[in-house]
RNA sequence: AUGAGGGGUCCCUGCGAUGGAGGCCUGUGAACCUGGUCAGGGGCGAAAGUCAGCAGCCAUAAGCAGUAACCUUCAGGUGCAGUGGGCCCCUC
Numbered sequence: 001a002u003g004a005g006g007g008g009u010c011c012c013u014g015c016g017a018u019g020g021a022g023g024c025c026u027g028u029g030a031a032c033c034u035g036g037u038c039a040g041g042g043g044c045g046a047a048a049g050u051c052a053g054c055a056g057c058c059a060u061a062a063g064c065a066g067u068a069a070c071c072u073u074c075a076g077g078u079g080c081a082g083u084g085g086g087c088c089c090c091u092c
Stems, first nucleotide, its partner, number of pairs: 003092009012082005018075006025066004034059004042051003
């Protein structure tokens, strides 16, 4: 110097675990300033009817709370694997 084998360490890749964030999902959620349906009452009309529409009810936006599983993404004093790469050590 070259080759083979083994070990250590750092990195890379893959899979997983954990944690964070978001999504999905669930609940809640508007005096008026959202939507629907609008009792009563009101307007118009001779009437039939029609118009606007409070309360109530239903739905929903932002927001808030929850979130087992699933999806996306991020993190590192995270586990395993690799016929991946660098460096160091040992043996032949």

The prediction has a mean pLDDT of 77. A computed fold for a 92-nucleotide RNA from a Planctomycetota bacterium, annotated as Bacterial small signal recognition particle RNA. NCBI's taxonomy places the organism under Bacteria, Pseudomonadati, Planctomycetota. It is recorded under the gene name ffs. Rfam family: Bacterial small signal recognition particle RNA. Rfam describes the family as follows. The signal recognition particle (SRP) is a universally conserved ribonucleoprotein involved in the co-translational targeting of proteins to membranes.